Record summary
The part of an RNA shown here (small-subunit ribosomal RNA, 5' domain) has 546 nucleotides and comes from a metagenome. The coordinates come from a structure-prediction model, not an experiment, and the mean pLDDT is 83. The RNAcentral record of the full RNA draws on SILVA.

[in-house]
Context: one part of a larger RNA
RNA sequence: GAACGAACGCUGGCGGCGUGGAUAAGACAUGCAAGUCGAGCGGGAACCAUCCGGUAGCAAUAUUGGGUGGUUUCAGCGGCGCAAGGGUGCGUAGCACGUGGGUAAUUUACCCUGAAGCCUGAAAUAACUCCGGGAAAUCGGAGCUAAUAUCGGAUGUGAAUUGUUGGUGGAAUCACCGGCAGUUUAAAGCUGGGGACCGUAAGGCCUGGCACUUUUGGAUAAGCCCGCGGCCUAUCAGCUAGUUGGUGAGGUAACGGCUCACCAAGGCAAAGACGGGUAGCUGGUCUGAGAGGACGACCAGCCACACUGGAACUGAGACACGGUCCAGACACCUACGGGUGGCAGCAGUCGAGAAUUUUUCACAAUGGGCGCAAGCCUGAUGGAGCGACGCCGCGUGGGGGAUGAAUGGCUUCGGCCCGUAAACCCCUGUCAUUUGCGAACAAAUCCUGCGGAUUAACACCCCGUUGGUUGAUUGUAGCAGAAGAGGAAGGGACGGCUAACUCUGUGCCAGCAGCCGCGGUAAUACAGAGGUCCCAAGCGUUGUUC
Numbered sequence: 001g002a003a004c005g006a007a008c009g010c011u012g013g014c015g016g017c018g019u020g021g022a023u024a025a026g027a028c029a030u031g032c033a034a035g036u037c038g039a040g041c042g043g044g045a046a047c048c049a050u051c052c053g054g055u056a057g058c059a060a061u062a063u064u065g066g067g068u069g070g071u072u073u074c075a076g077c078g079g080c081g082c083a084a085g086g087g088u089g090c091g092u093a094g095c096a097c098g099u100g101g102g103u104a105a106u107u108u109a110c111c112c113u114g115a116a117g118c119c120u121g122a123a124a125u126a127a128c129u130c131c132g133g134g135a136a137a138u139c140g141g142a143g144c145u146a147a148u149a150u151c152g153g154a155u156g157u158g159a160a161u162u163g164u165u166g167g168u169g170g171a172a173u174c175a176c177c178g179g180c181a182g183u184u185u186a187a188a189g190c191u192g193g194g195g196a197c198c199g200u201a202a203g204g205c206c207u208g209g210c211a212c213u214u215u216u217g218g219a220u221a222a223g224c225c226c227g228c229g230g231c232c233u234a235u236c237a238g239c240u241a242g243u244u245g246g247u248g249a250g251g252u253a254a255c256g257g258c259u260c261a262c263c264a265a266g267g268c269a270a271a272g273a274c275g276g277g278u279a280g281c282u283g284g285u286c287u288g289a290g291a292g293g294a295c296g297a298c299c300a301g302c303c304a305c306a307c308u309g310g311a312a313c314u315g316a317g318a319c320a321c322g323g324u325c326c327a328g329a330c331a332c333c334u335a336c337g338g339g340u341g342g343c344a345g346c347a348g349u350c351g352a353g354a355a356u357u358u359u360u361c362a363c364a365a366u367g368g369g370c371g372c373a374a375g376c377c378u379g380a381u382g383g384a385g386c387g388a389c390g391c392c393g394c395g396u397g398g399g400g401g402a403u404g405a406a407u408g409g410c411u412u413c414g415g416c417c418c419g420u421a422a423a424c425c426c427c428u429g430u431c432a433u434u435u436g437c438g439a440a441c442a443a444a445u446c447c448u449g450c451g452g453a454u455u456a457a458c459a460c461c462c463c464g465u466u467g468g469u470u471g472a473u474u475g476u477a478g479c480a481g482a483a484g485a486g487g488a489a490g491g492g493a494c495g496g497c498u499a500a501c502u503c504u505g506u507g508c509c510a511g512c513a514g515c516c517g518c519g520g521u522a523a524u525a526c527a528g529a530g531g532u533c534c535c536a537a538g539c540g541u542u543g544u545u546c
Stems, first nucleotide, its partner, number of pairs: 001546004006542005013394006019387002026350003030347003035080003040077002043074014087305003097229007106222001111218002114215004119153004128143006158185012189210006197204002231277003238268003243265008280302004284295004307328005330341004358384001360383003366380001367378004397427004408417003431487001433482005446468002449465004490535005495516003501530005511518002
């Protein structure tokens, strides 16, 4: 000098863009952060419409019960999602990361794509009703019922596997391709519309959409293996028994001591094994002319973790932050028998600390989940709020104005400085204030009209297009007008380094100080004042890095 996720002191007008728990991976009140689908399914409740019946009434009507249809809602069964997104950096010196290769030809739900299919049956169970236990959490028994839930049978384009045969490659175990034969292996419906024909009707039938099953290929996303690379320590020198290799078996999606039985005795190491310490890694960031050094906040990629330790289940995917089980610590409820919980999600609280924000708005945009869709959910995300924490921009006025006013300071007492500075005159109107106008970010979905395509069809669905609907931020940004210099300057320094000097007070005292050093009666070095210098909504100090 530059830099910072900074802190502290004094000061503080506006805006834009960023950024903000670095310490206790300490403990957490409260709210929210993952749901959705009724176009998979059966129920409960409420309301509406309609039909039938009862009761009251002369009647209108009122009321009540049942059926059907519709809407809303509640849990439940079922499907998909919850493995993403979001957080943190504990652990980890490791194939964790970076980079470059490889594949045991490993696996793959949703998505795209080619091919083929979607036939026929069955038994349950939750919800619900009844009974019972318990303070609660919740549990047990009996009965009833549905499905795209579950389970049989059929079919087998295919797929897997076994045998056999042919071909190709190879020195060979064998590998690949094809044929034949055997074995095993699927499925589910829902919904829109409709002429003829069949049917009393429901519907069949026709035609779309969404789903379902098997399989090929793709895309995507993971797993595993290897070369190389990047911390300190030798006051750590030897380490190792599933250890190193082989055979066989098991296991895995898959290779492999991954695991096991047997056999051999290997394997690593001064090019630092083993041990100890520290640490998430990288793209990058800071600095520097560079070489290098230091760092790894924000943003992005990968990894690890989710109160602590362990384990598996489900699933395409987890050994699973807001899932399960076991153990532990902690906290809470309790009728003392027993239960419940996990902010390193977003806000917020306490604590420790020099120190780090709102218990905000919206799903309008982008993206994600579910759904045919409308839509619902989304503390992701987009906005706003707070903090001069940082960077950038703007303002705090401009021109004229000498008898060089007054105060103040210095003085050689003549004067000099502050100083065109002020007053005064003439202007301007950024920002703030106030009045009015007033956006973009939005085009899709959806509805509607037209055209095309499809079709038996002018219907439905699909494609294109006209019009309509949809805005949180926001009456914000911005624009125009009004008024008036009005509302807006401080901090540090002035002995040398280092730009900037005098007076007074003090008298080795009080104090200053980054280094050299100042202060003991004329202190440009302490304290105050005037003046000056440097930066400026900041200025200094401290810490850390180069």